A computed fold for a 73-nucleotide RNA from a Candidatus Woesearchaeota archaeon, annotated as transfer RNA. Model confidence (mean pLDDT): 82 of 100. The RNAcentral record of the sequence draws on ENA. The organism belongs to Candidatus Woesearchaeota, within Archaea. The same sequence occurs in records of 3 taxa.
[in-house]
RNA sequence: GCGUCGAUGGUGUAGUCUGGUAUCAUUCUAGCCUUCCAAGCUGGUGACCCGGGUUCAAAUCCCGGUCGGCGCA
Numbered sequence: 001g002c003g004u005c006g007a008u009g010g011u012g013u014a015g016u017c018u019g020g021u022a023u024c025a026u027u028c029u030a031g032c033c034u035u036c037c038a039a040g041c042u043g044g045u046g047a048c049c050c051g052g053g054u055u056c057a058a059a060u061c062c063c064g065g066u067c068g069g070c071g072c073a
Base pairs, nucleotide, nucleotide: 001072002071003070004069005068006067007066010026011025012024020056028044029043030042031041032040049065050064051063052062053061
């Protein structure tokens, strides 16, 4: 340099093919339970790498960029 895959709460992830309320676990936090703690139960906070385009509507489709993995040279 070319090809290909990926980037989503603090952390790890699903969803992208086929556009329509962003999933689950964990952390944090409030409450319940307990003599207290742990465990358990209920609720809450918090995310789509950046820019542009298409669309009524984009994490998702298109273009460009940044960073990372792999392959080729």